RNAcentral holds the full RNA, with entries from SILVA. Predicted 3D model of a 348-nucleotide part of an RNA (small-subunit ribosomal RNA, central domain) from a metagenome. Its Rfam family is "Bacterial small subunit ribosomal RNA". Gene Ontology terms of the family: structural constituent of ribosome and ribosome. The coordinates come from a structure-prediction model, not an experiment, and the mean pLDDT is 90.
Context: one part of a larger RNA
RNA sequence: CUGGGCGUAAAGGCGCGUAAGCGGUGGCGUAAGUUCGUGGUGAAAUCCCCCGGCUCAACCGGGGAAUGGCUGCGAAUACUGCGUCGCUUGAGGAUGAGAGGGGAGAGUGGAACUUCUGGUGGAGCGGUGAAAUGCGUAGAUAUCAGAAGGAACGCCGGAGGCGAAAGCGACUCUCUGGAUCAUUCCUGACGCUGAGGCGCGAAAGCUAGGGGAGCAAAAGGGAUUAGAUACCCCUGUAGUCCUAGCCGUAAACGAUGGGCACUAAGUAGAAGGGUCCCAACGAUCUUUCUGCCGGAGCUAACGCAUUAAGUGCCCCGCCUGGGGAGUACGGUCGCAAGACUAAAACUC
Numbered sequence: 001c002u003g004g005g006c007g008u009a010a011a012g013g014c015g016c017g018u019a020a021g022c023g024g025u026g027g028c029g030u031a032a033g034u035u036c037g038u039g040g041u042g043a044a045a046u047c048c049c050c051c052g053g054c055u056c057a058a059c060c061g062g063g064g065a066a067u068g069g070c071u072g073c074g075a076a077u078a079c080u081g082c083g084u085c086g087c088u089u090g091a092g093g094a095u096g097a098g099a100g101g102g103g104a105g106a107g108u109g110g111a112a113c114u115u116c117u118g119g120u121g122g123a124g125c126g127g128u129g130a131a132a133u134g135c136g137u138a139g140a141u142a143u144c145a146g147a148a149g150g151a152a153c154g155c156c157g158g159a160g161g162c163g164a165a166a167g168c169g170a171c172u173c174u175c176u177g178g179a180u181c182a183u184u185c186c187u188g189a190c191g192c193u194g195a196g197g198c199g200c201g202a203a204a205g206c207u208a209g210g211g212g213a214g215c216a217a218a219a220g221g222g223a224u225u226a227g228a229u230a231c232c233c234c235u236g237u238a239g240u241c242c243u244a245g246c247c248g249u250a251a252a253c254g255a256u257g258g259g260c261a262c263u264a265a266g267u268a269g270a271a272g273g274g275u276c277c278c279a280a281c282g283a284u285c286u287u288u289c290u291g292c293c294g295g296a297g298c299u300a301a302c303g304c305a306u307u308a309a310g311u312g313c314c315c316c317g318c319c320u321g322g323g324g325a326g327u328a329c330g331g332u333c334g335c336a337a338g339a340c341u342a343a344a345a346c347u348c
Base pairs, nucleotide, nucleotide: 003320004319005318006317007302008301012316013200014199015198016197020193021192022191024087025086026085027084028083029082030081032080033079034076035075036074037073038072039071040070041069048064049063050062051061052060053059090190091187092186093185094183095182096181097180102176103175104174105173106172107171108170109153113149114148115147116146117145118144119143120142124135125134161168162167205246206245207244208243209242210241214240215239219235220234221233222232257315258314259313260312261311262310266292267291268290269289270288271287272286273285274284275283276282297304298303321348322347323346330341331340332339333338
């Protein structure tokens, strides 16, 4: 010396789980790995060292060394493995309790909006920087009453909650997942990660059928402008919504994979529990979660800092100069759009 990395430089959508890798604690056994000793083998030449022969060298001769290893026998038993018997702290279960926009289905509600019907009313409304297109005497805008429809759920609402992530917000009912706390009653390592695989996966987009109020790609018109395929205005179709099925991507972000352990303080919020207190207010201790701040340490810096980007261990994924290029070709998937996998020439 025996790579370095992945918050922002290149480098981590989410989960379940197969193979596999790794794995708590005590005893006994075994001796496969491991360690030690010893024997065999590891051809010669070559390489290296020493000596020698051709006048030197190349070349040649002799001796030694070296040789990743493989293997027989014997011994050791700390660690790993294997077998076996235990343990309870990891993991799971039981019982009890409370929190939650977690998911699915059904039903209900009010505000607003648009349209329609009727009443009042009678000239404007709308829109902008200013206008115009547009709407309006076939009576608009405004206002009152009624009806219909679709979509979204104001205040509460919070750097607050839940979910693996995507995501989830009116109310009620039904079905249903997960987490937390308390007891320490049960099982007794049943665990962690997870190549392939399987599933979930915003928006847009696609197929079929519905639905369509508002909004609004495209499109048309009015303005602006040198032009204006835009920004502004008036219209407006896909779409946005529902059902069933595809798509499988994202600044899928904490731009930070998962698990476990350890490592200063301070402060706030959420959900529980214990103690003190007659009770309440409150004080204090504790578990889980969500924030701020900050020390050591880390970092190129910014910053991170018990929710680590600190200190360690285990497992997966990924990166390896810029462009070419997440492209071509091939393959797989897809109805398509395209997705996944993924180069090279050339060039700097």